The RNA shown here (SAM riboswitch aptamer (S box leader)) has 128 nucleotides and comes from a soil metagenome. The prediction has a mean pLDDT of 83. The RNAcentral record of the sequence draws on MGnify. The model forms 94% of the base pairs in the Rfam consensus.

[in-house]
């Protein structure tokens, strides 16, 4: 740079000790009853990948009926191998997460500008 996804889900202990929620501005929380971060450990999820199951075929092997006649043609099953899938599953592996919708607004657009709804940018996180 390009693609998907971002209202589900998941805490304990230890260190550490002062601010944190990505950035700037608003808001609102979370934080000495110790947050944020950092470790270990569990855990969540299911985005890669090994498994496991449908489908689908190209060489190739087997074995089965059939034709014809010979080392052929067809039909069928099975294997083996590749691609596939809004498919299972969570055993293992490679990332990721485990306060609040990416906390929530900011820009644009539609309904009746307190509101609701859609999209953008921006971030984050697989996978090229």
């Nucleotide at each position: 740079u390009u693609u998907a996804u971002c209202c589900a889900g998941a805490g304990u202990g230890g260190c550490g000790g002062a601010g944190g929620g990505a950035c700037c501005g608003g808001g609102c929380c979370c934080g000495a009853a110790g947050a944020u971060g950092c470790c270990a450990c569990a855990g969540c999820a299911a985005c890669c990948u090994g498994g496991c199951c449908g489908u689908u075929u190209c060489c190739c092997c087997c074995g089965c009926c059939g034709a014809g006649g010979c080392u052929u043609c067809g039909g069928c099953g099975g294997g083996c191998a590749a691609a596939u899938g809004a498919g299972c599953a969570g055993c293992g592996g490679g990332u990721g997460c485990u306060a609040a919708u990416u906390c929530c607004c900011g820009c644009c657009c539609c309904g009746a500008c307190a509101c609701g709804g859609g999209g953008a940018g921006a971030g984050a996180u697989g996978a090229g």